[in-house]
């Protein structure tokens, strides 16, 4: 230096909840609040899950299916942390 492990001290994010706003909705965001997280950053044409405002099922429903949207705090991918050991 570089890897690899870990994460004491310092220090990041922020789940459920609640409040406003955007959506058909999943879910997004801003504030609040901490389950936790050594990647809980980053990436949705790698795989999984979730939504139905449209479409086909249909005369009318429902399973299903296209077709869109969403989730990265599912796995995966790829970066990378002052400073101890």
């Nucleotide at each position: 230096a570089g890897a690899a492990u870990a994460g004491g001290u310092a220090g990041g994010c922020a789940a459920a909840c609640c409040u406003g706003u955007u959506g058909a909705a999943a879910a997004a965001u801003a504030g609040g609040g901490a389950c936790g997280c050594a990647a809980a950053g980053c990436c949705a044409u790698g795989g999984g899950u979730c939504u139905u405002c449209g479409c086909u099922g249909a005369g009318g429903a429902a399973a299903a299916g296209c077709a869109a949207g969403a989730c990265a705090g599912c796995c995966g991918g790829u970066u990378g942390c002052a400073a101890a050991g």
A computed fold for an 85-nucleotide RNA from a Clostridiales bacterium, annotated as c-di-GMP-I riboswitch aptamer. The organism belongs to Eubacteriales, within Bacteria. The model forms 95% of the base pairs in the Rfam consensus. Its Rfam family is "c-di-GMP-I riboswitch aptamer". Rfam describes the family as follows. GEMM was predicted in a large-scale screen for bacterial structured RNA regulatory elements. The sequence was found by an Rfam model in a public genome assembly.